Record summary
Predicted 3D model of a 109-nucleotide RNA (FMN riboswitch aptamer (RFN element)) from Pygmaiobacter massiliensis. Model confidence (mean pLDDT): 83 of 100. Of the family's consensus pairs, 100% are formed in the model. RNAcentral holds the sequence, with entries from MGnify.
[in-house]
RNA sequence: UUUCAGGGCGGGGUGUAAUUCCCCACCGGCGGUGAAAGCCCGCGACCACCUUUUUGGGUGCUGAUCUGGUGAGAUUCCAGAGCCGACGGUAUAGUCCGGAUGAAAGAAA
Numbered sequence: 001u002u003u004c005a006g007g008g009c010g011g012g013g014u015g016u017a018a019u020u021c022c023c024c025a026c027c028g029g030c031g032g033u034g035a036a037a038g039c040c041c042g043c044g045a046c047c048a049c050c051u052u053u054u055u056g057g058g059u060g061c062u063g064a065u066c067u068g069g070u071g072a073g074a075u076u077c078c079a080g081a082g083c084c085g086a087c088g089g090u091a092u093a094g095u096c097c098g099g100a101u102g103a104a105a106g107a108a109a
Stems, first nucleotide, its partner, number of pairs: 001109004010024004025095002027085002029043004038083002047060005065081005087098003
C1' cells in the first nucleotide's frame, strides 16, 4: 500500500397490530491463555464527555458459568444444567429496519 474482516425468528399462541409479548427454536467478531473459550484476560464495535476541525486525538463506559469427568495441564475438551447480548425506529427486538456501500480489533498478500 492492497484485499479481506459478524452469525441468527422456523413453528405455534394472544391481539386491531408483535420476526418485539408468551411457549418451543436459532446465533456467537479479534488476539491471548500449559489444550480447542460468546460468558478467563485483553481488544474492537456501540454509547457519553472533552478536544480538534472534519479527519483524527484523549478520557470514561463496556454483558454473561457453574457442577461432574478425562488429563501433567482445560471456567477452553466431553457430559449436564444455566446465563448474556449497544443506540434510534416500531406493540416491548441478540435475530427485523436504520446510521452502515460506514468504522474497526485484527488477518492475509